[in-house]
Molecule: c-di-GMP-I riboswitch aptamer
Organism: Chloroflexota bacterium
RNA sequence: CGACGAUAAGGGCAAACCCAUCGAGAGGUGGGGGCGCAAAGCUACGGGUCCUCUGCUUGAUAAGCCAGGAUAGCCGGGUUGCCGUC
Numbered sequence: 001c002g003a004c005g006a007u008a009a010g011g012g013c014a015a016a017c018c019c020a021u022c023g024a025g026a027g028g029u030g031g032g033g034g035c036g037c038a039a040a041g042c043u044a045c046g047g048g049u050c051c052u053c054u055g056c057u058u059g060a061u062a063a064g065c066c067a068g069g070a071u072a073g074c075c076g077g078g079u080u081g082c083c084g085u086c
Stems, first nucleotide, its partner, number of pairs: 002086004012037002017032006035073001041079003045076003048071004055065004
């Protein structure tokens, strides 16, 4: 430097659910919790999924459109990194 995660050690993160709080919502944040995770660190670049206050179309509370948003624990890409093995 590259590939890999069988074993070990020290550790790390934290799903559902509950409480508080922010948001129109998807969802975020903090606390409890622990299903799982070797990048479940970071990044919305490509695809997917979800939401869509306001605006527009139609007779419509429904459907669609523009624009915007969420998800990195949906997948791929980019980027950084602990331990061990080869």